Predicted 3D model of a 72-nucleotide RNA (transfer RNA) from a bacterium.
[in-house]
RNA sequence: GCCCAGGUAGCUCAGGGGCAGAGCGCGUCCUUGGUAAGGACGAGGUCGUCGGUUCAAAUCCGACCUUGGGCU
Numbered sequence: 001g002c003c004c005a006g007g008u009a010g011c012u013c014a015g016g017g018g019c020a021g022a023g024c025g026c027g028u029c030c031u032u033g034g035u036a037a038g039g040a041c042g043a044g045g046u047c048g049u050c051g052g053u054u055c056a057a058a059u060c061c062g063a064c065c066u067u068g069g070g071c072u
Base pairs, nucleotide, nucleotide: 001071002070003069004068005067006066007065010024011023012022013021018055026042027041028040029039030038048064049063050062051061052060
């Protein structure tokens, strides 16, 4: 230098055009004499950045940043 894959909640990851989800974690409550376990509810996201396409973009296109791998 070129090619491929990834970047979404605190962590691990789904979702691939129509208001963004799960598990774990966190908070409040229930249950208990008290813990643990269990249950109910809730908070938490400029979807890596900047542009483009579209009525509408996390999703499609381009450039860039970053992480991992491959070729030379």

Its mean pLDDT, the model's own confidence on a scale to 100, is 82. Its Rfam family is "tRNA". Rfam's curators write: Transfer RNA (tRNA) molecules are approximately 80 nucleotides in length.